[in-house]
RNA sequence: GGAGAGAUGCCAGAGCGGUCGAAUGGGGCGGUCUCGAAAACCGUUGUAUGGGCAACCGUACCGGGGGUUCGAAUCCCCCUCUCUCCG
Numbered sequence: 001g002g003a004g005a006g007a008u009g010c011c012a013g014a015g016c017g018g019u020c021g022a023a024u025g026g027g028g029c030g031g032u033c034u035c036g037a038a039a040a041c042c043g044u045u046g047u048a049u050g051g052g053c054a055a056c057c058g059u060a061c062c063g064g065g066g067g068u069u070c071g072a073a074u075c076c077c078c079c080u081c082u083c084u085c086c087g
Base pairs, nucleotide, nucleotide: 001086002085003084004083005082006081007080010026011025012024018070027045028044029043030042031041032040046061047060048059049058050057051056063079064078065077066076067075
């Protein structure tokens, strides 16, 4: 220098135009059980921002920036980073 794969919540990881800020597992927090723990089971759990006394309700965000579309994590373009292969 060329080609391919990848970047999604605290971590892993599915999702491949609408039902998706998002499955599932792990982790965290609260609880049940126990003399106490472990295990198991139940509930809950992204960040920022706006409104509300609160309960709760909106908006934005899928590596970064643009574009296409009524609608984008998903399609197109550029860039950054990681891995693999070729020279």
The RNA shown here (transfer RNA) has 87 nucleotides and comes from an uncultured Pseudomonadota bacterium. Its Rfam family is "tRNA". It was read from a public genome assembly.